Description
This is a predicted structure of a 1415-nucleotide RNA (small-subunit ribosomal RNA) from an uncultured prokaryote. Model confidence (mean pLDDT): 84 of 100.

RNA sequence: AGAGUUUGAUCCUGGCUCAGAACGAACGCUGGCGGCGUGCUUUAGACAUGCAAGUCGUGCGAGAAAGCCACCUUCGGGUGGUGAGUAGAGCGGCGCACGGGUGAGUAACGCGUGGGUAAUCUGCCUUCGGGUCUGGGAUAACACCGGGAAACUGGAGCUAAUACCGGCUAAGCCCACGAUGUCCUCGGACUUCGCGGUAAAAGGUGGCCUCUUCAUGAAAGCUACCGCCCGAUGAUGAGCCCGCGUCCCAUUAGCUUGUUGGUGGGGUAAAAGCCUACCAAGGCUUCGAUGGGUAGCUGGUCUGAGAGGAUGAUCAGCCACACUGGAACUGAGACACGGUCCAGACUCCUACGGGAGGCAGCAGUGGGGAAUAUUGCACAAUGGGGGAAACCCUGAUGCAGCAACGCCGCGUGAGUGAAGAAGGCUUUUGGGUCGUAAAGCUCUUUCGGCAGGGAAGAAAUUACUUUGUUUAAUACCUAUAGGCGUUGACGGUACCUGCAAAGGAAGCACCGGCUAACUCCGUGCCAGCAGCCGCGGUAAUACGGGGGGUGCAAGCGUUAUUCGGAAUUAUUGGGCGUAAAGCGAGUGCAGGCGGUAUUGUAAGUCAGAUGUGAAAGCCCAGGGCUCAACCCUGGAAGUGCAUUUGAAACUGCAAUACUUGAGUAUGGGAGAGGAAAGUGGAAUUCCUGGUGUAGAGGUGACGUUCGUAGAUAUCAGGAGGAACACCAGUGUCGAAGGCGACUUUCUGGACCAAUACUGACGCUCAGACUCGAAGGCGUGGGGAGCGAACAGGAUUAGAUACCCUGGUAGUCCACGCAGUAAACGUUGACAACUAGGUGUCGCGGGUAUUGACCCCUGCGGUGCCGGAGCUCACGCAAGAAGCACCCCGCCUGGGAAGUACGGUCGCAAGACUAAAACUCAAAGAAAUUGACGGGGGCCCGCACAAGCGGUGGAGCAUGUUGUUUAAUUCGAAGCAACGCGCAGAACCUUACCUGGGUUUGACAUCUAGAGAAUCCCUUCGAAAGUUGGGAGUGCCUUCGGGAGCUCUAAGACAGGUGCUGCAUGGCUGUCGUCAGCUCGUGUCGUGAGGUGUUGGGUUAAGUCCCGCAACGAGCGCAACCCCUAUCGUUAGUUGCCAUCAGUUCGGCUGGGCACUCUAGCGAGACUGCCGGUGUUAAACCGGAGGAAGGUGGGGAUGACGUCAAGUCCUCAUGGCCCUUAUACCCAGGGCUACUAACGUGCUACAAUGGUCGGUACAGAGGGUCGCGAAGCCGCGAGGGGAAGCUAAUCCCAAAAAGCCUGUCUCAGUUCGGAUUGGAGUCUGCAAUUCGACUCCAUGAAGGCGGAAUCGCUAGUAAUCGCAGAUCAGCAUGCUGCGGUGAAUACGUUCCCGGGCCUUGUACACACCGCCCGUC
Repeated sequence: AGAGUUUGAUCCUGGCUCAGAACGAACGCUGGCGGCGUGCUUUAGACAUGCAAGUCGUGCGAGAAAGCCACCUUCGGGUGGUGAGUAGAGCGGCGCACGGGUGAGUAACGCGUGGGUAAUCUGCCUUCGGGUCUGGGAUAACACCGGGAAACUGGAGCUAAUACCGGCUAAGCCCACGAUGUCCUCGGACUUCGCGGUAAAAGGUGGCCUCUUCAUGAAAGCUACCGCCCGAUGAUGAGCCCGCGUCCCAUUAGCUUGUUGGUGGGGUAAAAGCCUACCAAGGCUUCGAUGGGUAGCUGGUCUGAGAGGAUGAUCAGCCACACUGGAACUGAGACACGGUCCAGACUCCUACGGGAGGCAGCAGUGGGGAAUAUUGCACAAUGGGGGAAACCCUGAUGCAGCAACGCCGCGUGAGUGAAGAAGGCUUUUGGGUCGUAAAGCUCUUUCGGCAGGGAAGAAAUUACUUUGUUUAAUACCUAUAGGCGUUGACGGUACCUGCAAAGGAAGCACCGGCUAACUCCGUGCCAGCAGCCGCGGUAAUACGGGGGGUGCAAGCGUUAUUCGGAAUUAUUGGGCGUAAAGCGAGUGCAGGCGGUAUUGUAAGUCAGAUGUGAAAGCCCAGGGCUCAACCCUGGAAGUGCAUUUGAAACUGCAAUACUUGAGUAUGGGAGAGGAAAGUGGAAUUCCUGGUGUAGAGGUGACGUUCGUAGAUAUCAGGAGGAACACCAGUGUCGAAGGCGACUUUCUGGACCAAUACUGACGCUCAGACUCGAAGGCGUGGGGAGCGAACAGGAUUAGAUACCCUGGUAGUCCACGCAGUAAACGUUGACAACUAGGUGUCGCGGGUAUUGACCCCUGCGGUGCCGGAGCUCACGCAAGAAGCACCCCGCCUGGGAAGUACGGUCGCAAGACUAAAACUCAAAGAAAUUGACGGGGGCCCGCACAAGCGGUGGAGCAUGUUGUUUAAUUCGAAGCAACGCGCAGAACCUUACCUGGGUUUGACAUCUAGAGAAUCCCUUCGAAAGUUGGGAGUGCCUUCGGGAGCUCUAAGACAGGUGCUGCAUGGCUGUCGUCAGCUCGUGUCGUGAGGUGUUGGGUUAAGUCCCGCAACGAGCGCAACCCCUAUCGUUAGUUGCCAUCAGUUCGGCUGGGCACUCUAGCGAGACUGCCGGUGUUAAACCGGAGGAAGGUGGGGAUGACGUCAAGUCCUCAUGGCCCUUAUACCCAGGGCUACUAACGUGCUACAAUGGUCGGUACAGAGGGUCGCGAAGCCGCGAGGGGAAGCUAAUCCCAAAAAGCCUGUCUCAGUUCGGAUUGGAGUCUGCAAUUCGACUCCAUGAAGGCGGAAUCGCUAGUAAUCGCAGAUCAGCAUGCUGCGGUGAAUACGUUCCCGGGCCUUGUACACACCGCCCGUC
């Protein structure tokens, strides 16, 4: 010191959360020792029991008993002594008002701080002065008689005092009067003097005989001490008063009658309405009275850098309280915790009549609660009460006990030790890790244990002794000093020493990010975790466990709470255009702030001094416990308050002056500024009349509506209300709302110019008052148009809407009320300062002119652009959102909510003021990139349009769904699954089903053994397999053996078309052959990002050109590659034949290679040339030439990426699963099922056709396990046959449509061929489930196909056949090939898809989004 969390990303605002520290804590797990502290925060709820305040015999009177001893005895007992002047009780004195507890009450002079008391008191204590004379009468105890259960109490009787009451005396006490001086807050206080009056006491103990009396010695007396009385004084303590400070609520705004003051009286220690009578009518309050809520206050404590915030346990000061409420008595002091009285509640006793009690003292009990200790020891120390003292009392206190409750300290071992042991975990199987950790070896001994020793805390009192004071005194007493003896709860504790043995002593939380620390298994949105974000749906570092690690450590975590972080209430130190936030506007009292100069003052301010700011605590220094915590001593600090001395700049105050702020006067012009009265024309509607006839009106289209009773239209006249076209303008005016025809009257404000005057008169403004659009309300008018509500008609799934036809309030006027708006510039008011440019309105100056303009310039408004600066950005920018001052208002996460309740206002509607519970982790501002839009612009594509042909209807083929089944194996699912994987399921394939079998396996490697391998025959069986027999001895060799093959055995392992394509590689589809996708450097931006890639043109193209804060580059485009179209050249067999010759007439032969062709190499096309257009560009258009012209045609070629697209069943592969089975072998079956639906095709429905006959012309392929000619047989499929061919040679091979004839004549046909029967052929081990083909017979649907939908732009569509792969056989499919060979494209409005730019967005899983309301 910060971090996480809003977004695809960014920046800001803003909340939530975390890391820190703390605690009188509690809970969970764990727990060795010691020291020092701390320990009912809740029920101020209730309390059993014991103790917590007594003491004094040196104030007084009285005075036991038990026991023991002695004596007596009637043996029952009695007497005496002792116990003992003891116990216990009483009178009296002092104490009980301290100490101890608690925090209920109290918002107060209660507390804190500083003062005052001239308005006071103060027992005991200190010091000083004086005194202590003389009398009296009672009363408890006690004994007697009573009452009562008891508590207690009555009567009569005795007695004492330091108890009580008189009298004397008396000052410097008090009171009154007179005089004096000093001080003063002018009220008075103090001092001195004089006179008068009033008021006192108590003795006790010790000692002594100096004086007096009796005369050993006593008494009086003396003396000492302790007491007593009066007065003064100090100290201490207390009372009262005052200034300042001291929580929240204004949804508490008025409170008060002893109230405020006076006088008389009373009262107190003392001022005072403290009380009382009378008189006056005051007193307090927005600087918060009164009321309500909460709370003991402080030193301090916790936190914080501080300022602050929170808190008020322990310790200390003050206050208050003592079962609840009230009251007084005693006393120096109380309205009294362990006193009294009364009332109440509760508990207890009771003989029912009546009594007793008060733990918020220490322990303790039950209750409450998450939760808080022993019914301990001792007065040894410190302190307190009493006493002369010894001493007694003391739950104050000192100690101990319990509790990890906190802080502090110590320990649980140290060194060495690699075979890196075993074991655990993990692994890519090599290893890694726990880990020098352990074991082992060598040491040490704190703490704990045992044993021994053993403190300090203790100084005293007192007794004795010494010295001094006092005295008549050497007594006594007292004081001091010294010595001696005595006193310890804690406690045999601290501490020290010895002994033995590593021996008795480690846990808790965490490990996704924040936040240090990672893996395996289990689980599978389950169980669970979670402080926030969030994890978990089969590979979870986030759940649970293990291993490992991290952090802290006798503790560790969790929970609660406080401060911090939070500048998130902002004084230090925030904001208000859009994030929350400027009152709708003005006037203005209080308040706050305020121009220039001089003088004075000294309240603020500043400086010094003094007092105080208790102690403890914090801080510093030193010291004591071994250290520390803790404790002791000293210092500093305590930012404050008070008093006092000074300074005089600033603020204030007082006085004087000034003119620039403000205002007044004079002269001007501008203006929808306001109010009232009057006037005007255009238009709508209505009425009257005329003309005129069938529609009008309205809409996207209709209908309701009006109209033959005459509408609409048109003309003339009239009525009435409302609003004022053009001018008109980011023009004017006004505080805002707002203001628009014209005229008049009244009236407000601003501005300009020039002088004169006043002399700070100013600014802002809580409350208050006034104004305040539209709509609304009240009363009365008015009512043309418009028009909520309402009605009807349309639209629609519905339509309580949008649209239409009507239409009432209202809109208008007058007078009232209301008081709100996106009342917005979403920007409060005032004045000053800070670059410019350019409009416009008003007034003025200068220059110029005949004049009007133009130009320069001043002031005041109102716009636009823009620099600095500011701002998160957008933007603002002299009219600031800049720089600063002053004043006011307002904000503090979103929702709930501008709501509820309360109050005020209002006729009402409602307005103003204004919460909380609960809930969320966001809500939000600006900007960025995308995506999207029934937004815009530009452009493209068989996208539409224009055409041609289909599909959808029929039958069949084929694929799919569904259904069925033992199985109908599996996958593919919009385009981009569905004649797809499958370039070909009868067995095989085959993965499925049924059945029969095998278990190191059908296949691979390793080990051992045997055998050559192999072949033939044979048993059983459906086969797999199995039984028996026979033949057979191979190859290489360094002679050791080796390679290959078969069999057997055991285990490592094989095997899996089992799962996961959402764990993957590879491959593929798709957008899309669309023109895009990016990078480096630079630059702009806080940043995401932008720029480049946008713009102007152009292109099929991000193709090219130009421009440009960009300059370049890459992947794509294009080109390079292949085929094809033309030509040349080379070559000439198997190809070809123009010329020559031969010929069986077939390029057949010789010959030739000219041509065709073949297949190599080249040429050719590049907008190259011309013209035009275009920016002198790119390019486009036209033309020439050319076989081909603007990419010539076709193919291959597929950018960054998207779809968790497809495929684990091609292959590869992680993980999981099966292992006598999910593996392997075999037979048979199934994948071919069939009510239904869909896709893709074939054949048709016919005459542009069918059919019969004749006849012509291809290309590209394939062929030795093959293609198979000719001739022969069969109607045919085919059979048979065998020539040729390893192919430019031979074969498949017949091309078909076409052409030339014939026939059919519009029909379910000579169309169509399904289906079925029969007979065959071929392949194959096998054709039943389930092949293809042939022949004969049969001859179904179907007459061009609904909604909808597909392909195609030229050698294309359409049509015709041919070949090939797969393949034993099986093709309407697929892949190729050639033949014949069209139509149409105006064009880009629309549908679909796509590209670029721009715009809006609350979308980003991105419109198949998001999201609102009802049910």